[in-house]
RNA sequence: CUCAUCCAGAGGGGUGGAGGGAUCGGCCCUGUGAAGCCCCGGCAACCAUCGCGGACGCACGUUCUCGUUUCCCGGCAGGGUUUCCCGCCUGACGAGGCAGUACGCGACAGGUGCCAAGUCCGGCCCGCGGCCAGGGUGGCCGCUGGGAAAGAUGAG
Repeated sequence: CUCAUCCAGAGGGGUGGAGGGAUCGGCCCUGUGAAGCCCCGGCAACCAUCGCGGACGCACGUUCUCGUUUCCCGGCAGGGUUUCCCGCCUGACGAGGCAGUACGCGACAGGUGCCAAGUCCGGCCCGCGGCCAGGGUGGCCGCUGGGAAAGAUGAG
């Protein structure tokens, strides 16, 4: 920088000793012990791994390759155990690459992450409703409202 997700879920102990919830405002948590660090436990399923299913579309497409099957006559400058046999030349059908990929479902818990409150709520824009002011295009309040920004986590 890009993409995805963010209304679900999950805490005890030790240590420590005053902050913490990113930022600003609000509102919360906190000496019934904050942050940080350590131990144990848990949640979830982004990535990895495994199983099952499995494309669209594009490419190729009289050819070629492979597989199955077939072969009246004829041919072979192929083979053999040689009046004969086998093989090939024939015809038909099927398959082929991107790809068992994308994607879907499931399992597991290896790499991360997380375990007060919706990312705690708001901030910027829009919509809707209400109130106020009036010579003016506004201000304020509200909303299970919509979007953005910022942030967090994962993957690249």
The RNA shown here (SAM riboswitch aptamer (S box leader)) has 156 nucleotides and comes from a soil metagenome.
RNAcentral holds the sequence, with entries from MGnify.
Its mean pLDDT, the model's own confidence on a scale to 100, is 78.